[in-house]
Context: one part of a larger RNA
Order: sequence, then C1' cells, then structure tokens
RNA sequence: GCCUCUCUAAGGAACUCGGCAAAUUGACACCGUAACUUCGGGAUAAGGUGUGCCGGACGUAGGUAACGCUGAACAGGCGAAGCCGAAUCCGGUUGCAGAGAAACGGGGGUAGCGACUGUUUACCAAAAACACAGCACUCUGCUAAGUCGCAAGACGACGUAUAGGGUGUGAUGCCUGCCCGGUGCCGGAAGGUUAAGAGGAGUUGUCAGGGUAACCAAAGCAACGAAUCGAAGCCCCGGUAAACGGCGGCCGUAACUAUAACGGUCCUAAGGUAGCGAAAUUCCUUGUCGGGUAAGUUCCGACCUGCACGAAUGGCAUAACGACUUCCCCACUGUCUCGGAGAGGCCCUCA
Repeated sequence: GCCUCUCUAAGGAACUCGGCAAAUUGACACCGUAACUUCGGGAUAAGGUGUGCCGGACGUAGGUAACGCUGAACAGGCGAAGCCGAAUCCGGUUGCAGAGAAACGGGGGUAGCGACUGUUUACCAAAAACACAGCACUCUGCUAAGUCGCAAGACGACGUAUAGGGUGUGAUGCCUGCCCGGUGCCGGAAGGUUAAGAGGAGUUGUCAGGGUAACCAAAGCAACGAAUCGAAGCCCCGGUAAACGGCGGCCGUAACUAUAACGGUCCUAAGGUAGCGAAAUUCCUUGUCGGGUAAGUUCCGACCUGCACGAAUGGCAUAACGACUUCCCCACUGUCUCGGAGAGGCCCUCA
C1' cells in the first nucleotide's frame, strides 16, 4: 500500500449524477392506525407498550382420559385417578443489557409511466418494452377461412359463428368529435379501354398463263394481316376511418389600454371537438406567478404564447401493485468534514 471485516469524539448527507455503499428497522403479544378507495384494500400503515427468573392466586381455565356406577349397549348419562397445560393479576429478585446469541421489514409524503401476477436482450439493458384479461374491426357456413407440403396428406378440429383465423387497442371509470378528395377494401354494372382466341378485307413471295417489253397475274403453297366479336382488370358510379391516413391562412372590429364574443376574404376532402397542456411532447426557456429552501436550471400547483398534445398509431382520470423513474421529509449512519484505532489475508523486504 491492497482486500475483507470491527469500532470511532463532535457534527449528521455538508458526500455524490444520485444516500451509491453502509447504518437504522427487525421476533411475538397487546394498544393504536390517516388521506384515498374499485369497499376487497391502503395496513405489519404511522406511532406506542411489554418480554428474564422466583413465589402466590394455581397445576387454575381448558384439553385429553384409564377406570367405576347406571344402562340391553363398545350408545348416552353421572363420577373420576393420571397426563398435557395456557392467559392474566399480585408480590419478590437480578445483570450494563431479559425477543440477552443467531435468524429476523427502515418509515412517510409527492408526481410520472405501466392497471395488476407474469415475460424479455443465455454472456453490458428487467424497463415506461412484450404479454395480459377486457374492447373493437375484419375474414370464415364446413371439403370453413387460415397454415405447412411438389403431392398424397396433415394442422385448424374429431371443433361448427357463444366456434376458428387475422389486425389494432390494452383492467376499470368517463368518453372516443370532423374529413371518403388521395391510397386500400367492399359493392355496382350502363358506357370507355382491353389479352389469348375467333374473324378474315387486303398485302407480299413464288409461277401456269398473258404481254415485243416494262409489267400484269388465276389456282396452289407460304408469310403477313384491317374491320368486327371478345372476360376480369383499369377508367367510371357508390359505400367504408376502432381501414392507411388527414384535421388552414390573412385582415379588421368594443367609450383608457389591451383583447376580440363579431365581421370580411382566400383556400380545403375537412379545417382539431371533449379532455389535457413549458408535458417521457416547449425550440425560444432557468417562460411567468405561487409553494417548498437562508439560497431550488430539478420538483409540486397554476397560467396557455401547444416551435411541434389530442381522442382504440386511443384521450383524460384512477384504488391496488412495481428490484421502474422524479422531488421532499423523518429516522439512521465514516457517504462526508477528516481522519484515527483494531482483526485477519496479501504485496514489498533478510525481517
């Protein structure tokens, strides 16, 4: 000097990103126990008191019960030795200390997130992430939809719409506004467009023939090939947002000022409703005001100017729960002021 542990005057979080670590608390019995609440909880809330041994009430209360009597009875009733054995009260006694060691919750308040118990990155993340019961939409009529497989076949299911698959949301409470123009899905079939195919006008090559020649050219064989007919789809017409998604700007106006219930105008498919709001979202920002501190970029309550909340990509509340996150307080402490002493192990050294 390092590691593990024990103690430490006075102070008691001044340490630090942060009480990290450590300390405190701790058992049993009794007393007592708030807000809030889904009436179950919260709760071991919090906060207190007691605890050894001896004597007495007292081997008491109580439990168990051989055996005896009665009885038809191993039922029931009456009596009863033995065994087990509290709790409480009174008195005494003793140590520094009586749950004498060990095992054995620190507590309270506040806000956020997630309802909860669960699950997860085997080996840096346990969470606010995943799941969840509940809710909703959607597909599926049974050879179901869906999934695996080339197929046979299998699962779904020896189930049958109170069933099964998919998607989203995520207990519960109060709710879930407007937009169908775009994209998707569903329905429609009049018109437009449209494939193979059908169709075959016509064109070309070849050459019997014709023609002085240029050239024309039947049939056949080939190569092309217009009109016309021709499904779904697309265009088109409707519906649908707990489908993907979206939810404005400028100007003016009230008898102080300020503000604008009101008016005008442009654009849009429609211009954000309720609720919430400097928020796990607020850039400016340590916004402003209030609270807490002697002093508070954090925290709590408000305001609303929401850069850029907002309603199942759910909104807002919410008791209980959480090795989650924020802030405050009590208790407690070597975290610290600021060090010191000790025990064991190690490094170094001949020691």
Model confidence (mean pLDDT): 88 of 100. A computed fold for a 351-nucleotide part of an RNA from an activated sludge metagenome, annotated as large-subunit ribosomal RNA, domain IV. Rfam family: Bacterial large subunit ribosomal RNA.